[in-house]
RNA sequence: CUCUUAUCGAGAGUAGGUGGAGGGACAGGCCCUUUGAAGCCCAGCAACCACCCUCGGAAACCCGAGGAAAGGUGCCAACCUGGCAAAGUGUAAGGCACUUUGCAAGAUAAGAG
Numbered sequence: 001c002u003c004u005u006a007u008c009g010a011g012a013g014u015a016g017g018u019g020g021a022g023g024g025a026c027a028g029g030c031c032c033u034u035u036g037a038a039g040c041c042c043a044g045c046a047a048c049c050a051c052c053c054u055c056g057g058a059a060a061c062c063c064g065a066g067g068a069a070a071g072g073u074g075c076c077a078a079c080c081u082g083g084c085a086a087a088g089u090g091u092a093a094g095g096c097a098c099u100u101u102g103c104a105a106g107a108u109a110a111g112a113g
Stems, first nucleotide, its partner, number of pairs: 001113008013042001016041003022032003028081002044075002048072002052067006083103009
């Protein structure tokens, strides 16, 4: 980097340390930011993988449910918005707004190349 599978409206420092100007993936919008951005460290959240424990099933180191979390990742402003198609509702209609579904794009995990 590519492919497969799963998940993506919950949660996480109102005075933590360092650092100094940027950041929220992507046009635009709209926001955050020297009452200090990114990054790094610490704290925290979650529970995908691993490990351990309990219950049930089973031939089984396997399956299901729950717990724990010191390991491997991940995450820690806003439900930020935002692409394409279809359906529904509103509107006389174009268009627009809202809702739902599918796809695309993106993120994370696990596995494969």